[in-house]
Molecule: Bacterial small signal recognition particle RNA
Organism: Nitrospinae bacterium bin107
RNA sequence: GGUUGGGUCUCGUGCGGCGGGAGCCCGCGAACCCCGUCAGGUCCGGAAGGAAGCAGCGGUAAGUGGAUACUCCCGGGUGCCACGAGGGCGCCUGGCCGGU
Repeated sequence: GGUUGGGUCUCGUGCGGCGGGAGCCCGCGAACCCCGUCAGGUCCGGAAGGAAGCAGCGGUAAGUGGAUACUCCCGGGUGCCACGAGGGCGCCUGGCCGGU
């Protein structure tokens, strides 16, 4: 000096991690306008029986608190992760060839 690669740069795809939200799990959670069971009492009935049903109890809804494994969604100046496309001879670096 020539040639040929890689990195740095841009974009895209994917993966992992981080943050947020939701689902799942547990707890609390309805005087009545949720459900079930309905003491007492009330009503119907001559009676046998029946009806509605407050309190209580149990379960749950909206909601709320908690625990984090998992699942889904969203996001980025996340990652010396992968792949593809582009850019470039500005910088770094490698191979080969030739000259001095």